[in-house]
Molecule: c-di-GMP-I riboswitch aptamer
Organism: Alkaliphilus peptidifermentans DSM 18978
RNA sequence: AUACGAUAAAGGCAAACCACUGGAAAUGGUGGGACGCAAAGCUAAAGGGCCUAAUCGAAAGAAUGGCAGCCUGGCCACCGAA
Numbered sequence: 001a002u003a004c005g006a007u008a009a010a011g012g013c014a015a016a017c018c019a020c021u022g023g024a025a026a027u028g029g030u031g032g033g034a035c036g037c038a039a040a041g042c043u044a045a046a047g048g049g050c051c052u053a054a055u056c057g058a059a060a061g062a063a064u065g066g067c068a069g070c071c072u073g074g075c076c077a078c079c080g081a082a
Base pairs, nucleotide, nucleotide: 004080005079012037013036017032018031019030020029021028022027035069041075042074043073046072047071048070049067050066051065055062056061
């Protein structure tokens, strides 16, 4: 340095749910709260997947709206036993 990931240590994130709040919704933000996470850091203008449908459409349906805690990829990063 690369890979790997301890019943190690330091530090970190925070599901459900609750309150307030943005939004048509999905869902986001803040606070509380911890199910979990070794990338649960970033990337949705890398690909797939999923959610929503204000709007468009006669309808079926459609993302231009979302999800990175669904998978793969890309970028970056703490610690150091085997």